About this RNA:
RNAcentral holds the full RNA, with entries from SILVA. Small-subunit ribosomal RNA, central domain from a soil metagenome, 353 nucleotides, folded computationally. Model confidence (mean pLDDT): 82 of 100. Rfam family: Bacterial small subunit ribosomal RNA. Its family is annotated with structural constituent of ribosome and ribosome in the Gene Ontology.
Context: one part of a larger RNA
RNA sequence: UUGGGCGUAAAGCGUUUCGUAGGCGGCCUACCGCAUCUUGUUUCAAAUGCUUGGGCUCAACCCAAGAAAGGGGCAAGAGAUGGGUAGGCUAGGGUUAAGUCGGGGAUGUUGGAAUUCACAGUGGAGCAGUGAAAUGCGUUGAUAUUGUGAAGAACACCAAGGGCGAAGGCGAACAUCUAGGCUCAUACCGACGCUGAGGAACGAAAGCUAGGGGAGCGAAAGGGAUUAGAGACCCCUGUAGUCCUAGCCGUAAACGAUGCCUGCUAGCUGGUGGCCGAUGUAACAUCGGCCGGUGGCGUAAGCUAACGCGUUAAGCAGGCCGCCUGGGGAGUACGGCCGCAAGGUUGAAACUU
Repeated sequence: UUGGGCGUAAAGCGUUUCGUAGGCGGCCUACCGCAUCUUGUUUCAAAUGCUUGGGCUCAACCCAAGAAAGGGGCAAGAGAUGGGUAGGCUAGGGUUAAGUCGGGGAUGUUGGAAUUCACAGUGGAGCAGUGAAAUGCGUUGAUAUUGUGAAGAACACCAAGGGCGAAGGCGAACAUCUAGGCUCAUACCGACGCUGAGGAACGAAAGCUAGGGGAGCGAAAGGGAUUAGAGACCCCUGUAGUCCUAGCCGUAAACGAUGCCUGCUAGCUGGUGGCCGAUGUAACAUCGGCCGGUGGCGUAAGCUAACGCGUUAAGCAGGCCGCCUGGGGAGUACGGCCGCAAGGUUGAAACUU
């Protein structure tokens, strides 16, 4: 372990493209009668318990009689609902055709701006930095400026609470490969569905292993300042790292702090993708309608402790999973599993309040 809950009080697993077991599951017909229901019967020893009556002067106690509910067995019946079998259907789901959308993913190639460095020219005393300075760089010629070259990383404007993706996340251009959504048609399949304990896969940054690469930035470290001190904030340097390839790690305020699916319940307004219609048409524009996704407002309602949520619900219901049960001790110890390690995951108690 009932119950009550999970946006912010404790509580939604980081995510679900993959999905086992299990739970739950659309419409119609027939049959079965497992569950289910009804009736009958049998059993559940006695005592105890309940009801009625009686006996000890009452009561406790004792005696007698009776009964119900419920459980098990057997028999008969019912056939709604759940289930099974068989057949059918198309509203769920899927496939297909046409079209369309996007920074969805992977690989390769290319580009310009900027930065730094190298070489060369001009030039000649400062530059850089700050609140102010100093460390630092510079007459062995810096900063500035011009030309040439090299390297690595990131892609200004477009760019918009605009798009795509399950989430993490994704932004120069082009090509190739690949996944997906949406609209429309309704051609096909015919419940093939939903959720999902375990499991599997993916999973920012940092970190780890091996090999490359290294411009800028920059933990650590060194120096200069500030300060009572300054192990910091500020400044000058600067190693790992940041980048690539292969592998590991598996965590985040992984957030909408809101699990997934289905149905229902006033609106107004703005982007975005598609389709249809009308008008004007060179593309296209405007208006109206429908579908998908994404924002704002907000009630008609409803909910909420309040804040607020409000057809993208935190409303009204149903299905399935996860999780919570005072604070600290503690996400710790021990053990298990995983990991090269860092550590992760699972996860207490004493004690205290």